[in-house]
RNA sequence: UCCUCCUUGGCGCAGCGGUAGCGCAGAUGACUGUUAAUCAUUUGGUCCCUGGUUCGAAUCCAGGAGGGGGAG
Numbered sequence: 001u002c003c004u005c006c007u008u009g010g011c012g013c014a015g016c017g018g019u020a021g022c023g024c025a026g027a028u029g030a031c032u033g034u035u036a037a038u039c040a041u042u043u044g045g046u047c048c049c050u051g052g053u054u055c056g057a058a059u060c061c062a063g064g065a066g067g068g069g070g071a072g
Stems, first nucleotide, its partner, number of pairs: 001071007010024004018055001026042005048064005
């Protein structure tokens, strides 16, 4: 320098252009002699950034940033 993949709550990941979800973690309550486990409820994300397309973008397009892999 070129090719390719990834970026979504604290962490690991889903998500066909139409209200952003799951698991773990956190909080509160129930249960228990207590802790743990279990059960119920619940908090938390302007989806890496900037622009564009569209009635509507996490999703499509362009540019950029960070990271992984490959080629030279």

The RNA shown here (transfer RNA) has 72 nucleotides and comes from a Pseudomonadota bacterium. The RNAcentral record of the sequence draws on ENA. Its Rfam family is "tRNA". By type it is a transfer RNA. The source organism's lineage runs through Bacteria, Pseudomonadati and Pseudomonadota.